Small-subunit ribosomal RNA, 5' domain from an uncultured prokaryote, 474 nucleotides, folded computationally.
The coordinates come from a structure-prediction model, not an experiment, and the mean pLDDT is 87.
The full RNA is in RNAcentral, with records from ENA.
Context: one part of a larger RNA
RNA sequence: GAACGAACGCUGGCGGCAGGCCUAUACACAUGCAAGUCGAGCGGACCCUUCGGGGUUAGCGGCGGACGGGGGAGUAACGCGUGGGAAUAUACCUUAUGGUACGGAACAACAGUUGGAAACGGCUGCUAAUACCGUAUGUGCCCUUCGGGGGAAAGAUUUAUCGCCAUAAGAUUGGCCCGCGUUAGAUUAGCUAGUUGGUGAGGUAAAGGCUCACCAAGGCGACGAUCUAUAGCUGGUUUGAGAGGAUGAUCAGCCACACUGGGACUGAGACACGGCCCAGACUCCUACGGGAGGCAGCAGUGGGGAAUAUUGGACAAUGGGGGCAACCCUGAUCCAGCCAUGCCGCGUGUGUGAAGAAGGCCUUAGGGUUGUAAGGCGCUUUCACUGGUGAAGAUGAUGACGGUAGCCAGAGAAGAAGCCCCGGCUAACUCCGUGCCAGCAGCCGCGGUAAUACGGAGGGGGCAAGCGUUGUUC
Repeated sequence: GAACGAACGCUGGCGGCAGGCCUAUACACAUGCAAGUCGAGCGGACCCUUCGGGGUUAGCGGCGGACGGGGGAGUAACGCGUGGGAAUAUACCUUAUGGUACGGAACAACAGUUGGAAACGGCUGCUAAUACCGUAUGUGCCCUUCGGGGGAAAGAUUUAUCGCCAUAAGAUUGGCCCGCGUUAGAUUAGCUAGUUGGUGAGGUAAAGGCUCACCAAGGCGACGAUCUAUAGCUGGUUUGAGAGGAUGAUCAGCCACACUGGGACUGAGACACGGCCCAGACUCCUACGGGAGGCAGCAGUGGGGAAUAUUGGACAAUGGGGGCAACCCUGAUCCAGCCAUGCCGCGUGUGUGAAGAAGGCCUUAGGGUUGUAAGGCGCUUUCACUGGUGAAGAUGAUGACGGUAGCCAGAGAAGAAGCCCCGGCUAACUCCGUGCCAGCAGCCGCGGUAAUACGGAGGGGGCAAGCGUUGUUC
């Protein structure tokens, strides 16, 4: 000198764009909201009815809840970055071919009864389906000892469509493997028994000690294994002429996590933030028998801290889920609120004005300086203010923002300047007070009676809605 997610002190007019718990928000959380939707899959119940029909929906069923959003605890690892690879899956979407036949048995809801304080159940009976099961067909598909064997579907309706099944291909998105790169410590030198390899089997969508049985005795290591400490990685950011150093807030990609630990279920996809089960800690309810919960979603609270915002509006736009659609949901998102936290822009007037006014300060008492500065006179109205008008963002409708931005008119210099410094480095000097005291200080150093270095004043210098200080990095 530059930079900052900064903080503190003094001060503070406006706007645009961004940013805003770095710590105990991986601490604990009151309250509200953050994932639903479909009646054009199904039976029922209720409401309205012009008797044609319409509406609401607890339950069964489908799709979605694996996305989106969050913080970075763990992780030194194929986790990430980059470049390759083969033994793989892929709901919804696109293309193509073929099919959508015949039957059956249940379970909720419901009714009855019953247990419990509740959470939630038990028993009996009835019932529908795009829920479940069987048979048929099955080009293609899978297995095969090539004889054969296995294996599918679902209908709805407003009659125009939406679906369903099988197979092949595409697209998209994943899973897996490998080369190279990826912090410090040797005051960590040896580490390893599923360990290293083979055969066979199991398992997986898939290669593989992934798992198991048997066999062999291997595998890694001073080119740093193992251990310890620290840490999410990257695009980037910052500094620097560069090389390099430091860093990984916001935005974007990947990873891992969801009270702590473990586990699987469902599913195309999870070992699942707002799903389930078990154990633990904590909190709450209880009739003491037993139950409920998980903000590292958006707000908000306590706590910690030098320190970081509203329990706001809207689905209008973009995007997502469901639905034929109308539409519903969406704290994603778009906006608004708070904060000089940063960057950028603008303003706080302009011209004239010498009796060089008064006052202040200094003085050699003549004067000098503040200083064209003020007053006075003549102008202007950016921003702010008042009144009017008023968008784009929205292809036809629909605008939270918002009567916002902008435009027009009006009034009046009116509402708008501080902070730090002045011994040298380093731009800027005098007087008074103090007297090694009080104090200053980044370094050198000032202060013990004439202090340009302390405190005040006048004057001056620098920057400016900021200015200084502290912290950190180069």